[in-house]
Context: one part of a larger RNA
RNA sequence: GAACGAACGCUGGCGGCGUGCUUAACACAUGCAAGUCGAACGAGAAAUCGGGCACUCAGGCAACUGAGUGCCGGAGAGUAAAGUGGCGCACGGGUGAGUAACACGUGGGUAACCUACCCCCGAAUCCGGGAUAACCUCGCGAAAGCGUUGCUAAUACCGGAUAUUGUCCUUUUGGUUGUGACCUUUGGGAUGAAAGGUAACCUCUUCAUGAAAGUUGUCGUUCAGGGAUGGGCCCGCGUACCAUUAGCUUUUGGUGGGGUAACGGCUCACCAAGGCUACGAUGGUUAGCUGGUCUGAGAGGAUGAUCAGCCACACUGGAACUGAAACACGGUCCAGACUCCUACGGGAGGCAGCAGUGAGGAAUUUUGCGCAAUGGGGGAAACCCUGACGCAGCAACGCCGCGUGAGUGAAGAAGGCUUUCGGGUCGUAAAGCUCUGUCAAGUGGGAAAAAAGUCUGAUGAUUAAUAGUUGUCAGAUCUGAUGGUACCACUGGAGGAAGCACCGGCUAACUCCGUGCCAGCAGCCGCGGUAAUACGGAGGGUGCAAGCGUUGUUC
Numbered sequence: 001g002a003a004c005g006a007a008c009g010c011u012g013g014c015g016g017c018g019u020g021c022u023u024a025a026c027a028c029a030u031g032c033a034a035g036u037c038g039a040a041c042g043a044g045a046a047a048u049c050g051g052g053c054a055c056u057c058a059g060g061c062a063a064c065u066g067a068g069u070g071c072c073g074g075a076g077a078g079u080a081a082a083g084u085g086g087c088g089c090a091c092g093g094g095u096g097a098g099u100a101a102c103a104c105g106u107g108g109g110u111a112a113c114c115u116a117c118c119c120c121c122g123a124a125u126c127c128g129g130g131a132u133a134a135c136c137u138c139g140c141g142a143a144a145g146c147g148u149u150g151c152u153a154a155u156a157c158c159g160g161a162u163a164u165u166g167u168c169c170u171u172u173u174g175g176u177u178g179u180g181a182c183c184u185u186u187g188g189g190a191u192g193a194a195a196g197g198u199a200a201c202c203u204c205u206u207c208a209u210g211a212a213a214g215u216u217g218u219c220g221u222u223c224a225g226g227g228a229u230g231g232g233c234c235c236g237c238g239u240a241c242c243a244u245u246a247g248c249u250u251u252u253g254g255u256g257g258g259g260u261a262a263c264g265g266c267u268c269a270c271c272a273a274g275g276c277u278a279c280g281a282u283g284g285u286u287a288g289c290u291g292g293u294c295u296g297a298g299a300g301g302a303u304g305a306u307c308a309g310c311c312a313c314a315c316u317g318g319a320a321c322u323g324a325a326a327c328a329c330g331g332u333c334c335a336g337a338c339u340c341c342u343a344c345g346g347g348a349g350g351c352a353g354c355a356g357u358g359a360g361g362a363a364u365u366u367u368g369c370g371c372a373a374u375g376g377g378g379g380a381a382a383c384c385c386u387g388a389c390g391c392a393g394c395a396a397c398g399c400c401g402c403g404u405g406a407g408u409g410a411a412g413a414a415g416g417c418u419u420u421c422g423g424g425u426c427g428u429a430a431a432g433c434u435c436u437g438u439c440a441a442g443u444g445g446g447a448a449a450a451a452a453g454u455c456u457g458a459u460g461a462u463u464a465a466u467a468g469u470u471g472u473c474a475g476a477u478c479u480g481a482u483g484g485u486a487c488c489a490c491u492g493g494a495g496g497a498a499g500c501a502c503c504g505g506c507u508a509a510c511u512c513c514g515u516g517c518c519a520g521c522a523g524c525c526g527c528g529g530u531a532a533u534a535c536g537g538a539g540g541g542u543g544c545a546a547g548c549g550u551u552g553u554u555c
Stems, first nucleotide, its partner, number of pairs: 001555004006551005013402006019395002021360001026358003030355003035087003040084002048075002051072009094313003104238007113231002118227003122223004126160004135150001138147003166191005174183003196219006205212003240285003247276003251273008288310004292303004315336005338349004366392001368391003374388001375386004405435004415426004439496001441491005449482001453477010499544005504525003510539005520527002
């Protein structure tokens, strides 16, 4: 000098864009952060409203009217809530504790592998069965919850058939080749599937005025092949410090079982005696890694906040289940610590999601608005969900921009300071005069961000079809949290807007007073003991400026 996720002191007008627990991976009240599908399935309320009947009361001669109670059926509504089932919950979001390692970076390998949803292509979607939740019944429990009885559905579950082909065994032809690879060719055997929903139609079939068991479209389901995407595993090289850590190894290899999507001591039985190490094994300490960031002319050095990629973790430790994928942050089980409820028998919980609280600390924000946009999940769609995200709030925490006025105005007011008492200086500075109108304030107008979706019409494709589905075009309709914000115009008027540090040398900037080795200053050298440009105050000056200094850290 530059830099910072900074802090502290003094000061503080506005805007834009960013950033904001670096400490206790400490403990957490409260709310929200993952649901969705009725076009998979069976069932199915209530409040409320109005109607009818009966009874009672009040008014009334009666008709009737009003109020209340009970019953019935209607709307609410096949709605809400719940349940079975499907998909999602492995993404998105957080944190950096652990990890010195194929964790990461980079370059390869997989002839040792998997891949739901998506795309392309081929072939199918046949015949049956028994349950179960919800609901009902009974019971236990303080609760959390659990058991019993009786029914019922499915794209839930199970059995059978078939097999374009797949897998396995066997047989067979040729070629490429890199270890279990690919292409091609012949026969035999074994084994393995499926589910329907919805919209329309009457050409065929059945019933016979329009319906389905039929037909068509579409969405799904099953098997097989290919792609895309995402991953698993293996290898070369690189990747902190300590030798005041020198030896380490329930290891290394083979054969054979098991296990895995897959190779492998991954695991087991047996056998052999190996494997690593001064080119640093083993042990210890520290640490998430990278793209990057800061600095520097560079080489380097330091660093790894925000953003992006990868990894690891989810109260602590362990385990598996489901699933295409987890050994799963807001899933399950076990153990532990902690907190809470309890009828003392037993239960509930996990903010390193977004806000927020306490604690710790020099120190770090709102218990905000919205799904309008982008993206994600579900759904045929409408739509629903989304603390991702988009916005707003707080903080000079940072960067950038603007303003706090402009011109004129004396041989120079007053006042301050100083003086050799002549003067000098603050100083064109002020006042005065003439202007301007940024920002702030007020008044009025007022965006872009909106694409899609839905409906109607035209037209093309598919089709038996003018159903349906789908492409294009036109029109209509509807959708904005930000926000009455940005921006524009007008109103008035210099009005509301400057501080901080320094002035001995380094280092730009000097005098007076006070103090008297005291009080104090100080980054280094050093100042202060009676004229201190070095302490404290004043006047003046220098530097930066909505900031300026100090401290800390890095180069």
The part of an RNA shown here (small-subunit ribosomal RNA, 5' domain) has 555 nucleotides and comes from a metagenome. The coordinates come from a structure-prediction model, not an experiment, and the mean pLDDT is 81. The full RNA is in RNAcentral, with records from SILVA. Its Rfam family is "Bacterial small subunit ribosomal RNA".